């Protein structure tokens, strides 16, 4: 004076993944997401089909593997919303032969992992002081 780690508060991000309460254990509630399930419509089931999720169909190449690239689609960005720039991301997980919409009803989740400060119009809201 500089890097690295860890720890612990604050703001914040991604996301349905928050808050109250508790025997501090999704126990239980509240919010905020999924998914089963009728009548009418509608599909046509080994080329199996299907569901969460932004993560989906192509095209070259040769190492046939997320291995690389590329243009389309989709999606994230510091209060919200709407333009424009800009830098990124397009992973993974389940069912188990089976499920289309779907009133009533039935059920399940609330994990995980991180630091992204541009302009412009536009509308709130919160906390301090005084």
């Nucleotide at each position: 004076a500089u890097g690295u780690a860890c720890u612990a508060a604050a703001c914040g991000c991604u996301u349905a993944a928050u808050u109250c309460u508790u025997u501090u254990a999704u126990u239980g509630a509240a919010g905020c997401g999924g998914g089963g399930g009728a009548a009418c419509c509608a599909u046509u089931u080994u080329u199996g089909g299907g569901g969460c999720u932004a993560a989906u169909a192509u095209c070259u190449a040769u190492u046939u593997a997320u291995u690389a690239g590329a243009a389309a689609g989709g999606g994230u960005u510091a209060u919200c919303u709407u333009u424009c720039a800009a830098a990124c991301c397009u992973a993974g997980c389940c069912c188990g032969u089976c499920a289309g919409c779907u009133a009533a009803c039935c059920u399940c989740g609330u994990a995980a992992g991180c630091g992204c400060c541009g302009a412009a119009a536009g509308a709130a809201a919160u906390a301090u002081a005084u």